The RNA shown here (small-subunit ribosomal RNA) has 1469 nucleotides and comes from Trichopus zeylanicus subsp. travancoricus. The RNAcentral record of the sequence draws on SILVA. It matches the Rfam family "Bacterial small subunit ribosomal RNA". Its family is annotated with ribosome and structural constituent of ribosome in the Gene Ontology.
RNA sequence: GGAGUUUGAUCCUGGCUCAGGAUGAAUGCUACACGCAUGCUUAACACAUGCAAGUCAGACAGGAAGUGGUGUUUGCAGUGGCGGAUGGGUGAGUAACGCAUAAGAACUGCCCUUGGGAGGGGAACAACAACUGGAAAUGGUUGCUAAUACCCCAUAGGCUGAGGAGCAAAAGGAGGAAUCUGCUCGAAGAGGGGCUUGCAUCUGAUUAGCAAGUUGGUGAGGCAAUAGCUUACCAAGGUGAUGAUCAGUAGCUGGCCCGAGAGGAUGAUCAGCCACACUGGGACUGAGACAUGGCCCAGACUCUUACAAGAUGCAACAGUGGUGAAUUUUUUGCAAUGGCCAAAAGCCUAACCGAGUAAUGCCGCAUGGAGGUAGAAGGCCCACAGGUUGUGAACUUCUUCUCUCGGAGAAGAAGCAAUGAUGGUAUCUAAGGAAUAAGCAUCGGCUAACUCUGUGCCAGCAGCUAUAGUAAGAUAGAGGAUGCAAGCAUUAUUCGGAAUGGUUGGGCAUAAAGCAUUUGUAGGUGGCUUUUCAAGUCCACCGCCAAAUCCCAGGGCUCAACCCUAGACAGACGGUGGAAACUACCAAGCUGGAGUACGAUAGGGGCAAAGGGAAUUUCCGGUGGAGCGGUGAAAUGCAUAGAGAUUGGAAAGAACACCAAUGGUGAAAGCACUCUACUGGGCAGACACUAACACUAAGAGAAGAAAGCUUGGGGAGCAAAUGGGAUUAGAUACCCCAGUAGUCCUAGCCGUAAACGAUGGAUACUAGGCGCUAUGCGUAUCGACUCGUGUAGUGCUGUAGCUAAUGCAUUAAGUAUCCCGCCUGGGGAGUACGUUCACCAGAAUGAAACUCAAAGGAAUUGAUGGGGUCCUGCACAAGCAUUGGAGCAUGUGGUUUAAUUCGAUGCAAAGUGAAGAACCUUACCAGGGCUUGACAUGCCAUGAAUCCUCUUGAAAGAGAGGGGUGCCCUCGGGAACGCAGACACAGGUGGUGCAUGGCUAUCAUUAGCUCAUGCCGUAAGGUGUUGGGUUAAGCCCCGCAAUGAGUGCAACCCUCAUGUUUAGUUGACACCAUUGAGUUUGGAACCCUGAAUAGACUACCGAUGAUAAGCUGGAGGAAGGUGAGGAUGACAUCAAAUCAUCAUGCCCCUUAUGCCCUAGGCGACACACGUGCUACAAUGGGCGGGACAAAGGGUCGCGAUCCAGUGAAGGUGAGCUAACUCCAAAAACCCAUCCUCAAUUUGGAUUGUAGGCUGCAACUUGCCUGCAUGAAGCUGAAAUUGCUAGUAAUCACCAGUCAGCCAUACGACGGUGAAUUCAUUAUUGGGCCUUGUACACACCACCCAUCACACUAUGGGAGCUGGCCAUGCCCAAAUUCAUUACCUUAACCAUAAGAAGGGGGAUGCCAAAGGUGGGGCUAGUGACUGGAGUGAAGUCAUAACAAGGUAGCCAUAUUGGAAGGUGCAGCUG
Repeated sequence: GGAGUUUGAUCCUGGCUCAGGAUGAAUGCUACACGCAUGCUUAACACAUGCAAGUCAGACAGGAAGUGGUGUUUGCAGUGGCGGAUGGGUGAGUAACGCAUAAGAACUGCCCUUGGGAGGGGAACAACAACUGGAAAUGGUUGCUAAUACCCCAUAGGCUGAGGAGCAAAAGGAGGAAUCUGCUCGAAGAGGGGCUUGCAUCUGAUUAGCAAGUUGGUGAGGCAAUAGCUUACCAAGGUGAUGAUCAGUAGCUGGCCCGAGAGGAUGAUCAGCCACACUGGGACUGAGACAUGGCCCAGACUCUUACAAGAUGCAACAGUGGUGAAUUUUUUGCAAUGGCCAAAAGCCUAACCGAGUAAUGCCGCAUGGAGGUAGAAGGCCCACAGGUUGUGAACUUCUUCUCUCGGAGAAGAAGCAAUGAUGGUAUCUAAGGAAUAAGCAUCGGCUAACUCUGUGCCAGCAGCUAUAGUAAGAUAGAGGAUGCAAGCAUUAUUCGGAAUGGUUGGGCAUAAAGCAUUUGUAGGUGGCUUUUCAAGUCCACCGCCAAAUCCCAGGGCUCAACCCUAGACAGACGGUGGAAACUACCAAGCUGGAGUACGAUAGGGGCAAAGGGAAUUUCCGGUGGAGCGGUGAAAUGCAUAGAGAUUGGAAAGAACACCAAUGGUGAAAGCACUCUACUGGGCAGACACUAACACUAAGAGAAGAAAGCUUGGGGAGCAAAUGGGAUUAGAUACCCCAGUAGUCCUAGCCGUAAACGAUGGAUACUAGGCGCUAUGCGUAUCGACUCGUGUAGUGCUGUAGCUAAUGCAUUAAGUAUCCCGCCUGGGGAGUACGUUCACCAGAAUGAAACUCAAAGGAAUUGAUGGGGUCCUGCACAAGCAUUGGAGCAUGUGGUUUAAUUCGAUGCAAAGUGAAGAACCUUACCAGGGCUUGACAUGCCAUGAAUCCUCUUGAAAGAGAGGGGUGCCCUCGGGAACGCAGACACAGGUGGUGCAUGGCUAUCAUUAGCUCAUGCCGUAAGGUGUUGGGUUAAGCCCCGCAAUGAGUGCAACCCUCAUGUUUAGUUGACACCAUUGAGUUUGGAACCCUGAAUAGACUACCGAUGAUAAGCUGGAGGAAGGUGAGGAUGACAUCAAAUCAUCAUGCCCCUUAUGCCCUAGGCGACACACGUGCUACAAUGGGCGGGACAAAGGGUCGCGAUCCAGUGAAGGUGAGCUAACUCCAAAAACCCAUCCUCAAUUUGGAUUGUAGGCUGCAACUUGCCUGCAUGAAGCUGAAAUUGCUAGUAAUCACCAGUCAGCCAUACGACGGUGAAUUCAUUAUUGGGCCUUGUACACACCACCCAUCACACUAUGGGAGCUGGCCAUGCCCAAAUUCAUUACCUUAACCAUAAGAAGGGGGAUGCCAAAGGUGGGGCUAGUGACUGGAGUGAAGUCAUAACAAGGUAGCCAUAUUGGAAGGUGCAGCUG
């Protein structure tokens, strides 16, 4: 110090999450011991038992024990004194002078210092004794008695008071004595406590007013002391937006944790203060309490009881139950420290010191050190070579912190001695032996650490992102590794990171965020000059901020943790002194800010009144006579009862064309025909006056589009709602015809808009350039123009700067200051509840539960658009011929079946794999068989092998017999083959083409796809590759922050078209011979064939173009602009096809999913689709005659010739291993003839019958032939395919596969041989550029709302049940105070009667608890109900994103299943 996560990628905004530290912690696994700390955070819940406060005989009387007695001593209950107000616990209450800090006036036992005093008297009461009540607790009556207990008098450097005067003390004890210790009254101190004050101390305004002794005064009372503290009277004050009151929560602090700090969070242990002691109230005693182990009363609980009555209070220590995730022993000792009492010894002390318990935390230590490779065994992985665990172990040697066992043995003890709970502990020392001792979490990224196996979106994991659907580094296990280590990990909480609350230190055009606008109050801030003052500010010093902690230095435990000693800082607060710049105050001035006055000026600024014309509609007439109107097309509608059109007149209401403009004006909303009255503001000028009068603005006021509401008018046009017509699957819409509120006026209300520049106001500063409006000045001129310049406003462009970018840029989103408003992830939600306002609609204020890991901004690249520009293709158009209708062939789907094997399914499956299913093929089915197997390698035994015959069987197979002894040899044996056996294995057309290789289709023969360097941009990316031309082409040229390069294009390759050279056999034949015949000789000119070579490149000319690339026309040429055709297929896309061509990972089968055989099936058949063939005829059909190809194939073959047959074929078998021979006849065509427009001499399906051929085999199921039969079909709806020249169309020929063939297929070959293209508007595919985008799985995208179902939290709800708070009334305990003479009474007085005083009783005030009434707040629950959220693949539509197919959105009204539609005004996002 950062990291992960929104995206295809990027930058930003913004949330969520992680890495760090900490804890009184808890949980899981694990654990050798020590030291130092810490340990009920929950029920202030209830408590058994023990113990925690006593002491003094030197205050006092009495009794008891002990001794023979006295004395002494011990000890018991009581009177008395002091102490039980300390110590210890807890945090319920308390938002307060409670705490913290700093100040101020009164009280105070014991203690310290100091000054005095203690004289004289008196009366009782406990104990005790007697009697007596009660179960007990505990009393009652009578009698005796002491004191440092109580009372009176005297005295006083005291108190009150101010003229005297009055009031108020005392105690003794011990000692032989000196003396010691007490008592009393003053003064001062120390320590302690009470009170007052300044400042500070959590959240909520959905708590805004509160309080009635309340605020103050006077009198009286009261207190240690001040005081409405209490009371009577008087006054009406007090407090609050600087947050009162109310509600919620909470002990406060020193400190502790985190943080760089500012600060945030917290308040265990230790220390200070406060409060409390079962709950509530109350006083007594006392120096001190309204009292934790005291009292009285009330209440609840528990216990005892003889039912009359009593007792108790662990939030002391230990402990028990309970709550809870969770927190210890019913321990030792007063040895130390401290406390109470005592003169002291001493006693008491659950304070405390120690031990025990818990890894709860912190700290240090150990679990061994050195050597040791055969790199052992085992485990894991593996490419089978090895690697790793791993010097790790074993083994050798060494050591003993710890452990076991002996010996010695502390300090802590002060103050002469004595005194140690801890503890036989720490420590020292001898001996023994590696002996007694390692786990936990993690290993996809963040985050250090990787493989195998199992599992198969299951089980699971998970802090975030994410993971798991058969090869999981993410699950579980294992091996290995990493991290920490007697601990490790998880959970919870808290700070940090988070600059995600920003003082330090954030923002608000578009991401969340500027109030719709303005006036102005409080408040905040404020021009220049000079004084005063010293509040703020600054400086110096002083006081204080307890100790502990933190920091620093030193020291002590072996170190450390821990402990001890000393030192020190700082803020705050208070005091004293000083400074005077700045702020504030006081005073005096100034004119620049602001304002006033003056004379001008522009303007749809406002309000009121008057006037005007065009248009529209309606009404009344005239003319006229059939349609009008409306739409994409129509219809509803109007019209012969006269529309529309045209013309004359009348009426009404609303709005004001042109001028008109990023022009004007107003605070904004807004404002436009003309004129008039009244009126607000601005601006320029001149420079007279005032003298800071200013800026902003919480609350508050004003005005505020459209829609809407209320009252009364008005109503032409338009027009929500509504009706009708269309469109549509539907159409509650878009379109059309009508049409009501409304729109207009008046008087009120509402108070909101995308009320926008999505940009608050004010002031100052910071380059320019070009406009417009208003108004000045200078120049110029006779004047108008012109030129320069100032102020105010309004626009464009642009530098610096800023910004995430887009962009802003003197009208800032720049640089600064001041003030206000607002924001803090998305949704839930601008919703609920509460409150205020409103006639309503609604507005304003404004949450939470729950849920997600994103939502969002700007820009980039793609993809896409029912966006745009340009270009192109048999894409359309122009043509020719088809398909779709018929019959048949063939393929597919479907159906059927024992099986109808499998694959291919838009283009890019369907005459496809299959260049040929009767058996075989064959993968399917039925049946019969085999199990090392039909096939391969290895082992062993045996036999050569081949061959022949018989039985059985559908065959495979099974069984039996015969024949035969081969080849090589080193004589051991070996090779090939057959057969038997056991095991490794074979085998699989079984699965996965979504694990793969290879091959292939498609976009597409479309012109694209990229890179290096440079440059631009924060970056993704861009540029290059865009632009202007041109091309078939990213082909080429020019320009250009680009310069080059690669791959595609083109070319190089093959065939065809021309010539030349060469070679002439089996081909060819001009000339010369020759034959029936190029038959033969000869020859090599032609044809032809093979090889080589030439040729075409916009090369030449003209026009055009930019002087280019090119294009266009022409010449020559066999061929001319790529000459024609083929092969050749960029980067990528479709998880495209194929595991059944082949290969192959993994999985699966192994007497079967393998192998053999027979028969069947792949050929089924209500139907649908694709591809073809044949036709429907006369441009034809039949018959007869005649002519012209190319390219192929042939020896298990092609087969001439001849013979017989109508024919398929058969017999015969010449020739040919092929430029030689054969298939082989080419057909369309030509000539001649018949048919004459019809289901025919068209068409040939179907069927019958007779034959032929191939083949073991022709039934299922072959092909061919003859005769007979003679179906549909007369040119084919919607739709649709191919083709631009030797092409379409048409005509035959051939090959492959093949015994044969279902071939009408497929692949080649030649013959005959057209028509049309004007042109790119619209359809389809593609390409470049541009634009929008909420898409990126990329439009087959994304996405909104209702409904249905499930779950979750929440609002309302007749109510119901609790809790808290204050309050009215009733009743009223104890207690203080007051009153009272009913009862009683030792001290003093007394005239002896009594009085004063005290006590009891009664009464009164206050008053806890209780009862009762209404109120406020809050929690839980509630039939039913409202919306919200989340869910896998449900239903209905398609609102939004592209011009989203009607541009969208905001406010408002209305309407509809729903998204939504429509009206009115507004915005451009």